RNA sequence: GGGCCGGUAGCUCAGCUGGCAGAGCAGUGGACUUUUAAUCCAACGGUCGCGGGUUCGAGCCCCGCCCGGCCCA
Numbered sequence: 001g002g003g004c005c006g007g008u009a010g011c012u013c014a015g016c017u018g019g020c021a022g023a024g025c026a027g028u029g030g031a032c033u034u035u036u037a038a039u040c041c042a043a044c045g046g047u048c049g050c051g052g053g054u055u056c057g058a059g060c061c062c063c064g065c066c067c068g069g070c071c072c073a
Stems, first nucleotide, its partner, number of pairs: 001072007010025004019056001028042004049065005
């Protein structure tokens, strides 16, 4: 230098054929318990890596860039 895969909540990851952004864990509040743990309930938590484009509408499609991994040279 070229190719492929990935980047979504604090962490690990889903998200179909473009149409409400989600789960588990962690943290927070509560219930239970002598207390802790466990269990149960609830709410909170998001620039979807960055910037453009297409579209009525983009996490998803197109272009450029950044970061990580693998392969080729």
Notes: Predicted 3D model of a 73-nucleotide RNA (transfer RNA) from a Longimicrobiales bacterium. The same sequence occurs in records of 3 taxa. NCBI's taxonomy places the organism under Bacteria, Pseudomonadati, Gemmatimonadota, Longimicrobiia, Longimicrobiales. It matches the Rfam family "tRNA". Gene Ontology term of the family: triplet codon-amino acid adaptor activity. Rfam classes the family as a transfer RNA. The sequence is in RNAcentral, with records from ENA and MGnify.